[in-house]
Molecule: Bacterial large signal recognition particle RNA
Organism: Bacillota bacterium
RNA sequence: CCGUGCUAGACGGGGAGGUAGCGGUGCCCUGCACCCGCAAUCCGCUAUAGCGGGGUCGAACUCCCGCCCGCGGCGGGCUUCUGUGGGGUCCGGCCCCGGCACGUGGCGCUGACGGCCGGGUCCUGCGCAGCAGGGACUCACGAACCCCGCCAGGUCCGGGAGGAAGCAACGGUAAGUGAGCACCCCUGGGUGCCGCGGGGGAGCCUGGCCCGAGCCGGCGACCGGGGCAUCGCCCGGAGAGGUCCCGUCAACGGCGGGUGCACGG
Numbered sequence: 001c002c003g004u005g006c007u008a009g010a011c012g013g014g015g016a017g018g019u020a021g022c023g024g025u026g027c028c029c030u031g032c033a034c035c036c037g038c039a040a041u042c043c044g045c046u047a048u049a050g051c052g053g054g055g056u057c058g059a060a061c062u063c064c065c066g067c068c069c070g071c072g073g074c075g076g077g078c079u080u081c082u083g084u085g086g087g088g089u090c091c092g093g094c095c096c097c098g099g100c101a102c103g104u105g106g107c108g109c110u111g112a113c114g115g116c117c118g119g120g121u122c123c124u125g126c127g128c129a130g131c132a133g134g135g136a137c138u139c140a141c142g143a144a145c146c147c148c149g150c151c152a153g154g155u156c157c158g159g160g161a162g163g164a165a166g167c168a169a170c171g172g173u174a175a176g177u178g179a180g181c182a183c184c185c186c187u188g189g190g191u192g193c194c195g196c197g198g199g200g201g202a203g204c205c206u207g208g209c210c211c212g213a214g215c216c217g218g219c220g221a222c223c224g225g226g227g228c229a230u231c232g233c234c235c236g237g238a239g240a241g242g243u244c245c246c247g248u249c250a251a252c253g254g255c256g257g258g259u260g261c262a263c264g265g
Base pairs, nucleotide, nucleotide: 001265002264003263004262005261006260009057010056011055012030013029014028015027020046021045022044023043024042034054035053036052037051038050063258064257065256066255067254068253072249073248074247075246076245077244078242079241080240081239082238084236085235086234087233090232092231093228094227095226096225097224098223099222102220103219104218105216106215107214114210115209116208117207118206119205120204121203122199123198124197125196126195127194128192129191131188132187133186134185135184137180138179139178140177141176147172148171149170155164156163157162
């Protein structure tokens, strides 16, 4: 070096999850890779690995190690958005109050602000008027008996002449009831473009005079105070996204290196 027969080993790997941990079943990636049985309130294992049975290849395309690439997954950061809990000088926003008089607006030389004089508004007394209530007045009604007049009938007294009380009817009247009410008397007022007097005078309205250029504060700006928490902002937590960043595991693939035993020639 060649041939034959074997052995280690290989016949897929990986991520998340799960687990004390590892592997598997289920999910996902890679991409094509023997068969049967087992498995999620699961199955098997215990320090290097699914367990049990069977089959094929077998020292190299295939096994082992290192490096590179990097599918995909996972963790974190940054950032955008959407819910959610909380905060209240964050001089945000919204609401309220006060100040100022910068802007704007309004009033003002047909006279602002200010000053002086008068009147009103307010209180009170009186007069007048009006209204309301009451009285008085007028009319009508108004008492079975206990009001009046006159008293039929009936009753009583008397020998008689005659006398007496008296119901009803009729006539009248009292309290009262109803109506009227021009005038008269009394009382009252949330009465009056009415009149006369007294008081009071802060503000407001108004008339006159003096003066001669400001005044007001509606809105905006600015300053101060208070409140609210829809929004912005801040803090916490959740979810969805991003051709962003960092880390971690890593399939497929690429490169380099390594690895037997026996017999015969």